Predicted 3D model of a 329-nucleotide part of an RNA (large-subunit ribosomal RNA, domain IV) from a Candidatus Saganbacteria bacterium.
Context: one part of a larger RNA
RNA sequence: CUCUCUCUAAGGAACUAGGCAAAGUGAUCCCGUAACUUCGGAAGAUGGGAUGCCCUGAUUUAUUUCGGGGCCGCAGAUACCAGGCUCCUGCGACUGUUUAACAAAAACACAGGUCUCCGCUAACUCGUAAGAGGAUGUAUGGGGGCUGAUGCCUGCCCAGUGCUGGAACGUUAAGGGGUGGUUUGAGAUCAUAUCAAGGACCUAACCGAAGCGCCAGUGAACGGCGGCCGUAACUAUAACGGUCCUAAGGUAGCGAAAUUCCUUGUCGGGUAAGUUCCGACCCGCACGAAAGGCAUAACGAUAGGAGCGCUGUCUCGGAGAGAGACUCG
Numbered sequence: 001c002u003c004u005c006u007c008u009a010a011g012g013a014a015c016u017a018g019g020c021a022a023a024g025u026g027a028u029c030c031c032g033u034a035a036c037u038u039c040g041g042a043a044g045a046u047g048g049g050a051u052g053c054c055c056u057g058a059u060u061u062a063u064u065u066c067g068g069g070g071c072c073g074c075a076g077a078u079a080c081c082a083g084g085c086u087c088c089u090g091c092g093a094c095u096g097u098u099u100a101a102c103a104a105a106a107a108c109a110c111a112g113g114u115c116u117c118c119g120c121u122a123a124c125u126c127g128u129a130a131g132a133g134g135a136u137g138u139a140u141g142g143g144g145g146c147u148g149a150u151g152c153c154u155g156c157c158c159a160g161u162g163c164u165g166g167a168a169c170g171u172u173a174a175g176g177g178g179u180g181g182u183u184u185g186a187g188a189u190c191a192u193a194u195c196a197a198g199g200a201c202c203u204a205a206c207c208g209a210a211g212c213g214c215c216a217g218u219g220a221a222c223g224g225c226g227g228c229c230g231u232a233a234c235u236a237u238a239a240c241g242g243u244c245c246u247a248a249g250g251u252a253g254c255g256a257a258a259u260u261c262c263u264u265g266u267c268g269g270g271u272a273a274g275u276u277c278c279g280a281c282c283c284g285c286a287c288g289a290a291a292g293g294c295a296u297a298a299c300g301a302u303a304g305g306a307g308c309g310c311u312g313u314c315u316c317g318g319a320g321a322g323a324g325a326c327u328c329g
Base pairs, nucleotide, nucleotide: 001324002323003322004321005320006319007318008317010315011314014313019310027051028050029049030048031047036041038149052071053070054069055068056067057066058065072076084308085307086306087305088304089303090302091300092299096108097107112147113146114145115144116143117142118141124133125132126131150295151294152293153292155225156224157223160222161221162218163217164216165215166214169213170212171211175207176206180202181201182200183199184198187195188194226244227243228242229241230240253287254284265281266280267279268278269277
């Protein structure tokens, strides 16, 4: 010097990205216990007191419990064992699940909500098939998608894409149909050519399904939810007006937010001092309503901020124990 421990004056987070680590709290009985709340909780809230032994009264199944008096120690849950607490906020309701071996979470799941498919030889999945699962189930069932307890709610747009419905018209395949043509052609003929039957090939009209076009519906389907200019008797602002565009121009609620670039926005709070935090404001670069919006008690080895207690985290070091390292052997 390294590791694992013990103690440390005064101070007590000044350490640090951050109280990381350590210290502290700790058992049982009694008293007592706030906001908030889904009335269950929150709650062991917080906080305070007691605890040994001897004598004695009452009591007990009990040396059990209660009372009175006394004794000893620095210390009576005497060791080990054995919650630190409080306040504000984000996220996720919760218990659960997960990256075996860098991530336990705000991710996944969840009960609940909703849309959609499926009438049973179900839809759907696996398999070439037979067949199997679904299910020895039957719409209070089963499959798929999204959302994610609960509370209050969930606005506008169907132009595009998708899905569902419609069947008049247009388009449209194979196939049917068989007009016209090319070629061949024993043979016929006036021997040049032309041509009948037959064969081969090409081909017109016409008939011809779904689909697509077309017409509607549909957003808890994929998705989308404007610009410019002017205007009020100080100024500023614009309830109001004009105009262009659109399928429709973002409603409620929330908002510098896990979302805000400018930005350490501005104001207030907390600090002596606060890019974080809390409360507001709203010019939202680029929130917004089941890729749900906003609240929310309880819960969390969750994330951020503040305080009390406590401490070698620190000021700033020091002392000690054991094991290494090192020297000799």
It was read from a public genome assembly. Model confidence (mean pLDDT): 87 of 100.